[in-house]
Molecule: SAM riboswitch aptamer (S box leader)
Organism: Scopulibacillus darangshiensis
């Protein structure tokens, strides 16, 4: 870096270092010198793996554990960016529901 498939409205520190930026990308809208980013320690969580147990058993549900490999730890993936159907006398504009983009894990090339 492409592809594929799963998930994405739960949770997670008033701790040091560090010093000014961050929330991918648009266009908002927001966090931040009562200290951003990154790093350490601290924490959340069961995606893989692992264990046990039951089935209709190349696999499935279901529990268990953070001592294995990832992840995460402001605000639904912070809210939109297409495209649809209802609301609205209309412009704006509000709702739902698909999709696109993104993340994160598995697999594959």
């Nucleotide at each position: 870096u492409u592809c594929u498939u799963a998930u994405c409205g739960u949770g997670a520190g008033a701790g040091g270092u560090g010093g000014a930026g961050g929330g991918a990308c648009u266009g908002g809208c927001c966090c931040g010198a009562u200290g951003a980013a990154a790093c350490c320690c601290g924490g959340c969580a069961a995606c893989c793996g692992u264990u046990a147990a039951g089935c209709g058993c190349u696999g499935c549900u279901u529990a268990a554990a953070a001592u294995g490999g990832u992840g995460c730890c402001a605000a639904u993936u912070c809210c939109u960016g297409c495209a649809a159907a209802g609301c609205g006398g209309a412009u704006g504009g509000c709702u739902u529901u698909g999709g696109a983009a993104g993340a994160u894990g598995a697999g594959a090339a």